[in-house]
RNA sequence: CGUUUCCUUCGGGGCUGGGUGAAACUCCCGACCGGCGGUGAUGAAGCGAUGGCUUCUUAGUCCGUGACCCGAAUCUAUUUAUAGAGGCGGUGGACCUGGUGAAAAUCCGGGACCGACAGUGAAAGUCUGGAUGGGAGAAGGAACGA
Numbered sequence: 001c002g003u004u005u006c007c008u009u010c011g012g013g014g015c016u017g018g019g020u021g022a023a024a025c026u027c028c029c030g031a032c033c034g035g036c037g038g039u040g041a042u043g044a045a046g047c048g049a050u051g052g053c054u055u056c057u058u059a060g061u062c063c064g065u066g067a068c069c070c071g072a073a074u075c076u077a078u079u080u081a082u083a084g085a086g087g088c089g090g091u092g093g094a095c096c097u098g099g100u101g102a103a104a105a106u107c108c109g110g111g112a113c114c115g116a117c118a119g120u121g122a123a124a125g126u127c128u129g130g131a132u133g134g135g136a137g138a139a140g141g142a143a144c145g146a
Base pairs, nucleotide, nucleotide: 001145002144004143005142006141007140008139009138010137017029018028019027031126032125033115034114035065036064037063038062043056044055045054046053047052060113061112069090070089071088074085075084076083077082078081095111096110097109098108099107117129118128119127
C1' cells in the first nucleotide's frame, strides 16, 4: 500500500402555535426535518515569487445506494405447507427561476416540490408499531498478499 478474509465499535432528524370537530401531533393555516457513498465553481487553514498546490469542508430534488414492499430459485427446519436464512432480481419521491461567471444539477437571491409499510376515535415525512431489528456505510484492529 490493497483486488482479499476476519473481528470490534459506531451507524436518522422533525408539528410546545392557531382553526374546525364528539374525536385530529392524521384535515386546514402555520411550523419543523433531511440516512449513506460520489461529484463539487463554496468556505477555512497551510505552502509557494506567480500560475498554482495540499488538507479539511459544501446537494432532501444531480449520479448511485440503504431501510420498506414484491418475486423466483437455493439451503435449513418441521406440524408437508408453512417458517427461517443468506444472496440474487424487481419496485422505489421531488426544481424551477434570477444573479455572478469561461463554465452552475452543487455557490448567492427568490419561489416551489418530495418523503416506505401497518395502526389510529379522523386521512400521518413529524404520533404509535414491526425495530433492543435491519442497514448503505464509517472508524479502528488482526491475518494474508505485494

FMN riboswitch aptamer (RFN element) from Halalkalibacter nanhaiisediminis, 146 nucleotides, folded computationally. Rfam family: FMN riboswitch aptamer (RFN element). From the family's description: The RFN element is a highly conserved domain that is found frequently in the 5'-untranslated regions of prokaryotic mRNAs that encode for flavin mononucleotide (FMN) biosynthesis and transport proteins.